A computed fold for a 264-nucleotide RNA from a Clostridiales bacterium, annotated as Bacterial large signal recognition particle RNA.

[in-house]
RNA sequence: UCAUACUAACCGGGGAGCCAGCGGUGCCCUGAACCUGAGAUCCGCUACAGCAGGGGUGAAUGGUAUUCUGAGGCCGUCUGCUGUGCCGCGAGCGACGGAACAGUCCGUUGAAGGAUGGGUCCCGCACAAUCGCCGUCCGUGAACCAUGUCAGGUGGGGAACCAAGCAGCAUUAAGCGGAGCCGACGAUGUGUUGCGGGGACACCUGUCCGGAGGAUAAAGCCGUCGAAACCGGGUGUAGCAGGCGUUCGAUCUUUACCGUAUGA
Numbered sequence: 001u002c003a004u005a006c007u008a009a010c011c012g013g014g015g016a017g018c019c020a021g022c023g024g025u026g027c028c029c030u031g032a033a034c035c036u037g038a039g040a041u042c043c044g045c046u047a048c049a050g051c052a053g054g055g056g057u058g059a060a061u062g063g064u065a066u067u068c069u070g071a072g073g074c075c076g077u078c079u080g081c082u083g084u085g086c087c088g089c090g091a092g093c094g095a096c097g098g099a100a101c102a103g104u105c106c107g108u109u110g111a112a113g114g115a116u117g118g119g120u121c122c123c124g125c126a127c128a129a130u131c132g133c134c135g136u137c138c139g140u141g142a143a144c145c146a147u148g149u150c151a152g153g154u155g156g157g158g159a160a161c162c163a164a165g166c167a168g169c170a171u172u173a174a175g176c177g178g179a180g181c182c183g184a185c186g187a188u189g190u191g192u193u194g195c196g197g198g199g200a201c202a203c204c205u206g207u208c209c210g211g212a213g214g215a216u217a218a219a220g221c222c223g224u225c226g227a228a229a230c231c232g233g234g235u236g237u238a239g240c241a242g243g244c245g246u247u248c249g250a251u252c253u254u255u256a257c258c259g260u261a262u263g264a
Stems, first nucleotide, its partner, number of pairs: 001264006009057003012030004020046005034054004062258004072248002075245013089232002093226006101220001103216004113209008121198006127191002129188004134183002136179005146171004154163003
């Protein structure tokens, strides 16, 4: 070195969970992953840590240690997203209040403030207007008891003449009617009127002093309270994703080492 027969070993491993612990069933990862039986109301075992039965490979395509790689998982922490509970800080909304900061307007062609005059208001007087009444004026207006003149007639007288006096005419009183010029008186839901006084300081306005403020408050602003929970925020919780750290770690990879007997 070769051949034959064997033996060890291998025919998967890992994570979480379970457990005093180990391994398994079940779940997950890896992936070339013998067969049969039971196993979560679990199963088996005890540091040589699955059990029972059968089959195969067999000292290498196998085993052990090591290097590299790092699927995936546990734990911790942080971040983000989504759902949800709570809070009610912000914003928004409502009510009430405040200030005059911003805004708007007025103001050196003069604000606030002060003084003063006038008006609006009241009283008195005057005047005017309107109305009433009276006067006034015009018309009318008396059988007799109004006036004047009084024909005729009557009375007196010797006569001259005198007297009373009807009708008529004229005039007029009361009365009636009218006019509205003028005058007096009275009244007034009257007055772009005048004079005097008062009042109010409210409004308007003139003038003077003064010399820079004044007005407004709907909304902005500030405060208090309230409602609600859409949004932002805080907080808890669940899920998902990601970063970092810890830990276990399949797989890939590197290096080293690893039987017995007989014969040639």
Its mean pLDDT, the model's own confidence on a scale to 100, is 77.
Of the family's consensus pairs, 93% are formed in the model.
A source record names the gene ffs.